[in-house]
RNA sequence: AGAGUUUGAUCAUGGCUCAGAUUGAACGCUGGCGGCGUGCCUAACACAUGCAAGUCGAACGCGAAAGUCUCUUCGGAGAUUAGUAGAGUGGCGCACGGGUGAGUAACGCGUGGAUAAUCUACCUAUUGGUACGGGACAACAGUUGGAAACGACUGCUAAUACCGUAUACGCUGGAAACGGGAAAGGGGGCCUCUUCUUGAAAGCUCUCGCCAGUAGAUGAGUCCGCGUUUCAUUAGCUAGACGGUGGGGUAACGGCCUACCGUGGCAACGAUGAAUAGCAGGCCUGAGAGGGUGGCCUGCCACACUGGGACUGGAACACGGCCCAGACUCCUACGGGAGGCAGCAGUGGGGAAUAUUGCGCAAUGGACGAAAGUCUGAUGCAGCAACGCCGCGUGAGCGAUGAAGGCCUUCGGGUCGUAAAGCUCUGUCCUAAGGGAAGAUAAUGACGGUACCUUAGGAGGAAGCCCCGGCUAACUACGUGCCAGCAGCCGCGGUAAUACGUAGGGGGCAAGCGUUAUCCGGAAUCACUGGGCGUAAAGGGUGCGUAGGCGGCUGAUAAAGUCCGAGGUGAAAGGCUACGGCUUAACCGUAGUAAGCCUUGGAAACUUAUCGGCUUGAGUACAGGAGAGGAAAGUGGAAUUCCUAGUGUAGCGGUGAAAUGCGUAGAUAUUAGGAGGAACACCAGUGGCGAAGGCGACUUUCUGGACUGUUACUGACGCUGAGGCACGAAAGCGUGGGGAGCGAACAGGAUUAGAUACCCUGGUAGUCCACGCCGUAAACGAUGAGUGCUAGGUGUCGGGGGUCGAACCUCGGUGCCGCAGCUAACGCAUUAAGCACUCCGCCUGGGGAGUACGUUCGCAAGAAUAAAACUCAAAGGAAUUGACGGGGACCCGCACAAGCAGCGGAGCAUGUGGUUUAAUUCGAAGCAACGCGAAGAACCUUACCAAGGUUUGACAUCCCCUUGACAGAUGCAGAGAUGUGUCCUCCCCUUCGGGGGCAAGGGAGACAGGUGGUGCAUGGUUGUCGUCAGCUCGUGUCGUGAGAUGUUGGGUUAAGUCCCGCAACGAGCGCAACCCUUAUCCUUAGUUGCCAGCAAGUUAAGUUGGGCACUCUAGGGAGACUGCCCGGGUUAACCGGGAGGAAGGUGGGGACGACGUCAAGUCAUCAUGGCCCUUACGCCUGGGGCUACACACGUACUACAAUGGUGCAUACAAAGGGUUGCGAUACCGUGAGGUGGAGCUAAUCCCAUAAAGUGCAUCCCAGUCCGGAUAGGAGUCUGCAACUCGACUCCUUGAAGUCGGAAUCGCUAGUAAUCCCGGAUCAGCAUGCCGGGGUGAAUGCGUUCCCGGGCCUUGUACACACCGCCCGUCACACCACGAAAGUUGGUUCUACCCGAAACCAGUGAGCUAACCAGCAAUGGAGGCAGCUGUCUACGGUGGGGCUGAUGAUUGGGGUGAAGUCGUAACAAGGUAAC
Repeated sequence: AGAGUUUGAUCAUGGCUCAGAUUGAACGCUGGCGGCGUGCCUAACACAUGCAAGUCGAACGCGAAAGUCUCUUCGGAGAUUAGUAGAGUGGCGCACGGGUGAGUAACGCGUGGAUAAUCUACCUAUUGGUACGGGACAACAGUUGGAAACGACUGCUAAUACCGUAUACGCUGGAAACGGGAAAGGGGGCCUCUUCUUGAAAGCUCUCGCCAGUAGAUGAGUCCGCGUUUCAUUAGCUAGACGGUGGGGUAACGGCCUACCGUGGCAACGAUGAAUAGCAGGCCUGAGAGGGUGGCCUGCCACACUGGGACUGGAACACGGCCCAGACUCCUACGGGAGGCAGCAGUGGGGAAUAUUGCGCAAUGGACGAAAGUCUGAUGCAGCAACGCCGCGUGAGCGAUGAAGGCCUUCGGGUCGUAAAGCUCUGUCCUAAGGGAAGAUAAUGACGGUACCUUAGGAGGAAGCCCCGGCUAACUACGUGCCAGCAGCCGCGGUAAUACGUAGGGGGCAAGCGUUAUCCGGAAUCACUGGGCGUAAAGGGUGCGUAGGCGGCUGAUAAAGUCCGAGGUGAAAGGCUACGGCUUAACCGUAGUAAGCCUUGGAAACUUAUCGGCUUGAGUACAGGAGAGGAAAGUGGAAUUCCUAGUGUAGCGGUGAAAUGCGUAGAUAUUAGGAGGAACACCAGUGGCGAAGGCGACUUUCUGGACUGUUACUGACGCUGAGGCACGAAAGCGUGGGGAGCGAACAGGAUUAGAUACCCUGGUAGUCCACGCCGUAAACGAUGAGUGCUAGGUGUCGGGGGUCGAACCUCGGUGCCGCAGCUAACGCAUUAAGCACUCCGCCUGGGGAGUACGUUCGCAAGAAUAAAACUCAAAGGAAUUGACGGGGACCCGCACAAGCAGCGGAGCAUGUGGUUUAAUUCGAAGCAACGCGAAGAACCUUACCAAGGUUUGACAUCCCCUUGACAGAUGCAGAGAUGUGUCCUCCCCUUCGGGGGCAAGGGAGACAGGUGGUGCAUGGUUGUCGUCAGCUCGUGUCGUGAGAUGUUGGGUUAAGUCCCGCAACGAGCGCAACCCUUAUCCUUAGUUGCCAGCAAGUUAAGUUGGGCACUCUAGGGAGACUGCCCGGGUUAACCGGGAGGAAGGUGGGGACGACGUCAAGUCAUCAUGGCCCUUACGCCUGGGGCUACACACGUACUACAAUGGUGCAUACAAAGGGUUGCGAUACCGUGAGGUGGAGCUAAUCCCAUAAAGUGCAUCCCAGUCCGGAUAGGAGUCUGCAACUCGACUCCUUGAAGUCGGAAUCGCUAGUAAUCCCGGAUCAGCAUGCCGGGGUGAAUGCGUUCCCGGGCCUUGUACACACCGCCCGUCACACCACGAAAGUUGGUUCUACCCGAAACCAGUGAGCUAACCAGCAAUGGAGGCAGCUGUCUACGGUGGGGCUGAUGAUUGGGGUGAAGUCGUAACAAGGUAAC
C1' cells in the first nucleotide's frame, strides 16, 4: 500500500467481497511445561446450606454450668472453675469495605467555577471547663399468655443511660438593654503538701475520656457555564406551571411547601413525546481526523424481592435495620409467624457460554479496644479452564546403497529424502534424592518443603490444525460424472475436475489451528481533514420574501472572536520516552510528558460591535425608442360545417386495396344568401417579450418589466433565502353557458391466426367562455441564484456615439465557431460544464418503491412527505471493435432482368427418409446430406442377422515340450468351418553325445484382436463462405484507454490493381505473375507418323524405294508489353477507339484457396489419448440380409414426336485402353455370341463401325411405324454358383405419357443445347462418375427489385452477436410485507372511588417517675396512648393515547426448471420512442 467482481475489450461511476488488527468470547479437531492476567455478556430469574460486622469488663449492674477438690446426716454444702462463659444496660461501628447496572437522556456524568446560601462523628492544633443534685428502666426475681415468634403484669438495681440546678469570655437571639445554653466519668501510679495516720483518701501525678468554643484536615450537601444517543412519519408543551409578597420548612438557597396577586414560562439553536442507554478515566481500531465501545482496574451515580414511608444518627430515607402494602417461598397446634445471595462459595433454571460449598488472617487495609486481642469470603493465597498475553520444549551432530515402503512415471526414472535405520552426544521440561529462601524491623508464613540450587537417570513421556482455481504462499494421481458435494467474492461439478472425496506431495501457523460472531480499518462508500449533482444517483417548475448565513471604500473607539505571556486545574492507573526489578519476556517499579476548561496581564492586522465619513454596489428622478409581456372591451377577413334557394345528375367519399358511410326523398360539384363557433394564413426570422408556465389578426383603455442616454440625488439601503406566500402547460373536477371543426370512450367497416390496435366512416365527454378547484409534466439548457476574473472570430435584435453615406467605437440581449482551462468521455468554452467567493436545494448500489403505514392538502381523481422486510451482484454512463437493421450511399456476381434448355406431371434407374424385418450394418443432414463414402453388395466384399464352431486365438514378439516337417495328393463324416485317416516329407555344424536354424503340433502366460463408444479429447485430411479481396505487422503519430491512423478520401481496376492526396512511412500473407494446357510462327529431330515432288506397284491401299517439304509428334525458342497512334482524363493511373498481328488489353482453360468462420465432416481410409469387451463387443464357417415396399423427397435416364420415327446408302474425330489382355481376316448363328487364332508389351496390331450429319425412300398427326415400361417364351456370356439377386440377345406383349400446378435449377461462346467415343472400378454388371471430340445457338435494355458478397456511413438495450435481446397477464411452488370483522398483551394519560404505614397539624375527658407550686392531698408545665384531618402507596371503576402479537379472507411484491398466451421495447423494432 491494495486486490477480485458489470464488458468481446475500454475508461469512468458504483455497490458487493477479500487480505489487517481486535475480543470477558463460543464451536470443531488437537493438546507437553511454566509465569502473569482473566472467567454469567443470557433470567435485576428463584434460591437449600455455611460463612461475609462486630467490638469494648479500663462505662455499668448481674452472673452460671460441666469438670476437679474438700466436707457430708448421702438429701446436699463449700471451694475452685470464675467475676470466666453468657445475655442485658451503655458507647463506638454497622452510611466503610464488598456486589450489580434494573432504572436514569438527568446538573446523572465530565469539565470549569460558586457556596458572602451550608454541614462535617472519629483525627490534628488551640482556648476554657469538667461543680452540685435527682428520678428511673432493662438485666434479675416472681406470677402469667402463646405451638412458636414473642410478650403482659408485679417487684429490685447500676452507669460514661436519662433529667434538673449552678457557672459559661468565647457561642447564640437582639440595635442595645437583656436573655438562652454545657459536661461523665474510667484506669494506673505516688505520699512532697492537707486530712485520717501500718496505709489510704476527698490529696498529688500520669493517662484515657466528657463539655463549650475557635481553626484546620477529611468527607458531604446545594447552585451555575459548557459538553453529553436516535426519531419531526413526535410540533406545539405547561396551573405550582413562570414571577412577586407574606408565612412555613431545611444544615443550607429555592414553588421545596402554603395563602394571595400577576399571566407568565419553554420551543424549529428542536420544547413535549417516543425509543435506546448508567457516565467518565480509559479500551479497540485508524497515518490522522474520526468510528466503535465502557468487561477487568480507578472515580462518580443509581439500586438492594416490588412499591411506599419514616426512625436513629455527624451522615441513610439504610444490601446482611424498622413499619406498611404486594407477589413469591417456608413453618404452624390454623389462632399466627418467618424470609430476601445484584456479599464469598454453592444449587436449580435460562443459555452457544463463564470456575472451588478450598486455605489463612502470615502480609496490606478496615471496625472496636488503653492494650493484649477479637472480627474481617475486604484481602493474601491455592484449586478449575489453552479464555488471553509471554517464555520454553518435543532433541543435536554425523550419516547415500540415495534402503524398504508409499506416490507419480514419458517405464528411463523422479519424489517423500539425511528424512529413517545406524553411530556419537546433550539434559531445557521430566523422574528420584538432598539442600532450601526473600516476603518479617522482636514474635507471628496460609502460600509451601513453593521458588531456587545440587546430584543421579535416560532420547526416553511431549504435534497438531488449516490450506494448495484466482484474489493468496502451495500440484499431481485415483474415485465421482450438474450426482455426491464445495463456495468469502468471482465461481467449480454434465467421463480426462490442480475448485467435490481420498491419497501422495507441497504451503502456512504452531500448543495451538480453523470456523462462527463482534467492532474499526481498507471505505475518499456521509468526504471537517477529504466527494459530488448536463448525460452515471443527484438543481427545488418559477418568482416574491421572513428568520438565518454572507457582505463595498475609509477614520476612531472597544476588545467578543483571534494572537502572545503567566498562573490554576487537568486524581491515580493507563499510553509514550528513559532507566531499573523478576534468568528473558509478558508482568512490575521510578522519573518525565498532553489537549481542554478557568483566572489574569498585554497586542489590535483581520472578523465583530458602536459612532462618523465616502461613492464605485444598489436605488430614485429626467429624456428616449423596441417588444406575440399582462388584463378588459370592441372590430375584421379567409376557411370548415350547417341552413335556405338556384343550376345539375349519378355517383360521392375513402384506401395499399376495400368496405362501413352519404346519395334518385337529388348527394358530391357549383352559384347566391344566411347562421354559428373556433382559430388567426402570408408577414415569420436558432427574431421579440416574460420569473417560469407561456405569449402571434386589428383597434382602444388600464398596466408590469427590461434597455439606452445625460446629468442630479440617496448613501451599502446589498446577495441568497429554511419555513411562508403567490404564479404555475395539458389533462381532470364543480356550477352555469357555448359547441363550427377536431375528437378519448363508444359503434361500425377493414386488416389479421387473432386485432378490444395501427387504416377508414361516424361520434360523446372534452377542447371554447365565466367563476372556483387541482398543483402535476422529458415543468429540459435534463445545467439553482448572485458577484468578479479568464484569447478571439462571425451573424442577428434593441439603443447610443460617429459618418453625407459607410467603415468604426460602445451598452444590453440572442445564436454559431473556436483558444487556454475543465471533463470518464461526449462535450462546455465571457450566455462555462473554466478560475474563485457567498447562500439555498439535492445525491449516496439495483429492485422492492416514489410504494405501504401515518400525517397534511384536495369535492374527487389524487398530490406532498416517505420507509422496512425481502431479494440480486450487479444496475447504470461515455466511448471502442464487431455483428445486425422490414437504415442510408457506392460497387460486384448467371444475383435479378433478357434469353436458351430443363426440373416439378409419366415410366424407369439410383440415393435418402419412413415403414417393415431375425437383419434390412454404419456414416453423411439447409446452401455445404440425398447417382454422397461406394472407381462398381450374387459368394467374397460385409462391418448386419440367425445358426454351427473356436479361445494365446485368423495376425506379431517372447518361453517350454514334442515332432520332422510345411506344402502337396487322397479316403470318410459334415452345409461348411472342421474332425478323423492314408501317402509323401527339412537344412547347417559336429568331438556323433549333441548344438543351431526352420516349420508344424501341444502347453503356460505376458499379450494379440475389436468397422466397440467418444470427430465435443486429437493428428492428418476435406467441405464451405470464396478465387470473395481481403487479413495483418514493425516503427511513428493521435487517444487516459479499448483502439485509431496506415487500410479512410478523389479517381481507377477483375483485384487493398494502380495513380493522386493525406501523420504517416514501410513490410508480410493474399491479388497478379512465375507452372501446365490450348491458339500462331520458327528451329531441332523424323519412326511406328507424314507423302509435295521423283520412281515402282496394286482390284484397292504410303503398299514399296525414297524423302522429311507439309500435317503430325515432342524438345527448345519467338510472340502480347497498353509497346505504337488518336481522343478523354489531373501532364497521373487508367479508359474509349484504331493500326499492326494467329492472338489485344488477366487471349481461352487448369493447377494454385490469405487471416479466419461453421466445437462443419471423418475414431468406418489411416494414425491416436483416455474409456469399454477378453470362452467375447475377438476369430472361422455355410446360409440369409445390405436388393424388403402402402408411401414421401432428391438426382439422373427415356419419352411424349415430323427440326421427328423407320429403312437403305454414305462422310468426317479426338482422347484413351490392351499379354490373367486387346483380339483382326475367315466360318457358324436372326442376334447376344460361338469356333478359330493372324497381329500387337503398341504413333506399327487390336478395341474401332464414331454418331448427330448427308442422299434416297416411307410414315401424315394418330396414343400413331410416337413411346418403350411391364409381362410370356426362347437364348447368350461371365462365374464354384445368376432362386432370393447380374448383364445382354431374339420372338411376342405394348403400360403411363399428347410438354407438365405452386414452386424451382443451369448457362454469357466454341458456352448452352445436342450427338456419339473412351477410361477407371471390374470375373460379370453403368441411365452414375471421370475424360474426349462432332454439330453449334439465343440474349444481356439495365441494376428498381430477390439472393450472396465487398467498402463507407448511421442506429443499437445485440457480443452464444437478430435463429439476438426482451415485456406483461395467466397457471404452479415458496418467501417476506400491507389491509382486515376482530382477539389478546405491554405502556402511558385522565376522571372518580377506596385509602395501609409513616411524617405533619389539630385534639387529647384516658394514662403520666424526674421540673415547678404545695406540709400533704393535689395542681401546673411537659409528654404518651387514642381520635380527627391534609397528603398518599397498592387496589378498583370508566374513558382515551401509543405500541406489540395474532386473525378467516384479501392485495400487490420478490424468487423459482425447458409452463401458457401474445410481441410491447432495443434497428425507422416493422404505428419513432418517451
A computed fold for a 1474-nucleotide RNA from Clostridia bacterium S110(0)-1, annotated as small-subunit ribosomal RNA. Its mean pLDDT, the model's own confidence on a scale to 100, is 85. Its Rfam family is "Bacterial small subunit ribosomal RNA". Rfam links the family to the GO terms ribosome and structural constituent of ribosome. The source organism's lineage runs through Bacteria, Bacillati, Bacillota and Clostridia.